[in-house]
RNA sequence: CGCCUAAUCGUGCUCACACGAGCCGGGGACCCACGAACGGUGGGGUGAAGCCGCGCACCUUUGCGGCCGGGCGCGCUUCCCGCCCGAACCCGUCAGCUAACCCGGUCGGCGGCCGAGGGAAGA
Numbered sequence: 001c002g003c004c005u006a007a008u009c010g011u012g013c014u015c016a017c018a019c020g021a022g023c024c025g026g027g028g029a030c031c032c033a034c035g036a037a038c039g040g041u042g043g044g045g046u047g048a049a050g051c052c053g054c055g056c057a058c059c060u061u062u063g064c065g066g067c068c069g070g071g072c073g074c075g076c077u078u079c080c081c082g083c084c085c086g087a088a089c090c091c092g093u094c095a096g097c098u099a100a101c102c103c104g105g106u107c108g109g110c111g112g113c114c115g116a117g118g119g120a121a122g123a
Stems, first nucleotide, its partner, number of pairs: 001111004008021005022106006032096001040093001042094001043091004050067006068086006
């Protein structure tokens, strides 16, 4: 200076932190929708991170293919094209939608350029 993400900004405070704005998420009526999960195939949430078929494996996983979803670049935009991702975690037997109302999050991870310092190698 850019990228993913809601994850940025402002104020106060000696720091930790607190408050606020913006953005994001959850709970929660009538109406509507759904009509089973009782300890079992429980159910549910954040997120793009799902579905199907085949083959390993036989708890977990893992490979291939298809459909589908997401990001970056190019681009006036869509498309095309190029390069990538399709994880992880949480609630705890409980939650459909949902006005009023209530509660919470605001992390983390990466790339380029310049400068400084240190180290290695070569001539």